The part of an RNA shown here (large-subunit ribosomal RNA, domain I) has 544 nucleotides and comes from a Eubacteriales bacterium. Lineage of the source: Bacteria > Bacillati > Bacillota > Clostridia > Eubacteriales. The coordinates come from a structure-prediction model, not an experiment, and the mean pLDDT is 86.
Context: one part of a larger RNA
């Protein structure tokens, strides 16, 4: 020193446990915001440092409603309170709601400086409160320049916008990595990202579509059609629609043509051309002429609105002895409910102890759905001479983008530059283009549902975890700490049933420990369940 054995120490594995999380279902809810919003900063408590809640009316004030005995958050103690005259709490609806932020008087290094109007207090011209004073669009009035009218600008008065929001959706730019076994068309991919804009859905949408010579009837979604026809350095790859089943269904309104009103121009005027505003009128076309015309039926407008759900609750059956234990729910022994034998929970494993669960019931007030009702409003049948039916549009040429379609034989849709129609006796589609055919009417607008998606609220579930795992986060975490920023980003959970969390006594300056008490247990004692190993470390034995 090594090796065995034994007993310790350290040290956190490991078993168990779960307040936290993850993921799906279902229903609900889908915006907030100059009436100051998401977020914040500072305050506020008798004592108050954090966090919560709250706003100088500050752990709250008011008024209604639930509830029914205790109560002043987390969080324990002092000291004071407040309640059955009904407190706390819980839910509706109202006050209050400082300063910052879009942040809006102006300025700014947010949460602070310092004005101006006008009103209030006031003895005040100290001061203090209270209102308004940003932009920028659109109306409308006013006031006006170079420059005569005149317009720009200027000012005022309404009214609107402005910022935020997890995904989802529309719309404007728009990438590589990588595939292709390299690589450039191609692909990744109209993804990632940026911006702008909106909504609870959003975009589409009511045929200038399809189709075959038979017919369909807006648009969105799903399943088939189909990995098909196609496209494609015909390579990697891309990749339809018609029709057929399905969910949901809904259509509608201008412009014009005509009537009718009012104003502007130009004209002496007749008129002519415009502009506003009513009526009419909208693709089974209308207008115009004719005939009918008072009920039925519709609406996505307004008013009202029986019930119903929602935001607090409330009623809710049935067990006792014994006996072991710290401690009964476990054991035995008799019962009893059950529309309740789902859970959780109470000193161990409880249908009958507590919460609950099964059924049931329940609102002053406030929200939402909503059937009826009124009320507006819309819809007739014929006839076809004339009129009307979206213009720098359609369309063609370049040049680009969408289209499953990459320039092809490339229709069709959008753009840009040029050029530029016809007018229903007309135009567009039918995948080059021409005819015959069939088909629809462009160059205005609106439009539930079916679908896409969870930041939030509610219930429900898990061959989901179980503190190196589930969210980064079970504990005051997006903290602490990194970083000039932008961003990174931890670790930390467990006495016991109950604090009974150890009075008194001894050592020791203290921490720490020995007694004593407490507990079932203290080898549960706060560095606190269980307490593996490395690792130390006494002791015994044994080899060198």
């Nucleotide at each position: 020193a090594g090796c065995a054995u034994a007993a310790g120490g350290u040290g956190a594995a490991u078993g168990c446990c779960u307040u936290g999380g993850c993921a799906u279902c279902a229903g609900g809810a889908g915006c907030c915001g100059a009436u100051g919003a998401a977020g914040g900063a500072c305050g506020u408590g008798a004592c108050a440092a954090g966090c919560u809640g709250c706003g100088a009316u500050a752990a709250g004030c008011u008024g209604c409603g639930g509830g029914g005995a205790g109560c002043c958050g987390c969080a324990a103690a002092u000291g004071g309170g407040c309640a059955u005259c009904g407190a706390u709490c819980c839910g509706c609806a109202g006050a209050u709601u400082u300063c910052c932020g879009a942040a809006u008087g102006u300025g700014g290094g947010a949460a602070c400086a310092c004005a101006c109007a006008c009103g209030g207090c006031g003895a005040a011209g100290a001061g203090c409160c209270g209102u308004g004073u940003a932009u920028c669009a659109u109306a409308c009035g006013g006031u006006g320049a170079a420059u005569a009218c005149a317009u720009a600008g200027c000012c005022g008065u309404a009214u609107g916008a402005g910022g935020g929001g997890a995904a989802c959706c529309c719309g404007g730019g728009g990438a590589a990595c990588u595939g292709a076994a390299a690589c450039a068309u191609c692909u990744a991919a109209g993804u990632a990202c940026c911006c702008g804009g909106a909504g609870g859905a959003a975009a589409a949408g009511a045929a200038a579509u399809c189709a075959a010579c038979c017919g369909a009837g807006a648009u969105u979604c799903c399943g088939c059609g189909a990995g098909u026809a196609g496209u494609g350095g015909c390579g990697a790859g891309c990749g339809a629609a018609a029709g057929c089943g399905g969910a949901g269904c809904a259509g509608g309104c201008c412009a014009a043509a005509c009537c009718g009103g009012c104003c502007g121009c130009a004209g002496u005027a007749a008129u002519g051309c415009g502009g506003c505003c009513g009526g009419g009128g909208u693709a089974u076309g209308g207008a115009c002429c004719g005939c009918a015309u008072a009920a039925a039926g519709g609406c996505a407008u307004g008013u009202u609105g029986a019930g119903c759900c929602g935001u607090a609750g409330c009623c809710g059956a049935a067990c006792a002895g014994u006996g072991u234990g710290g401690g009964a729910a476990a054991g035995c022994u008799g019962a009893c409910c059950g529309g309740a034998g789902a859970a959780g929970g109470u000193g161990a494993g409880a249908g009958u102890c507590c919460u609950g669960u099964a059924g049931g019931c329940g609102a002053c007030a406030u929200g939402g759905c909503g059937a009826g009702a009124c009320a507006g409003u819309c819809u007739g049948c014929g006839g076809u001479a004339u009129c009307c039916g979206g213009a720098g549009u359609a369309c063609c040429a370049u040049c680009g983008g969408a289209c499953a379609c990459g320039u092809g034989a490339a229709a069709u849709c959008c753009g840009a530059u040029g050029g530029g129609a016809a007018c229903g006796c007309g135009g567009g589609g039918g995948g080059a283009c021409c005819a015959c055919c069939c088909u629809c009417c462009a160059a205005g607008c609106c439009u539930a549902a079916a679908u896409a998606c969870u930041a939030c609220c509610u219930g429900a579930u898990g061959a989901c975890c179980g503190a190196u795992a589930g969210c980064g986060u079970a504990g005051c975490a997006g903290u602490a700490c990194u970083g000039u920023g932008a961003a990174g980003g931890a670790a930390a959970g467990g006495u016991g049933a109950a604090a009974a969390g150890a009075a008194c006594c001894c050592c020791g300056g203290g921490a720490g420990g020995g007694g004593a008490g407490u507990g079932a247990a203290a080898g549960a004692g706060a560095a606190c369940c269980u307490g593996a190993a490395a690792c130390c470390u006494u002791a015994u034995g044994u080899u060198u």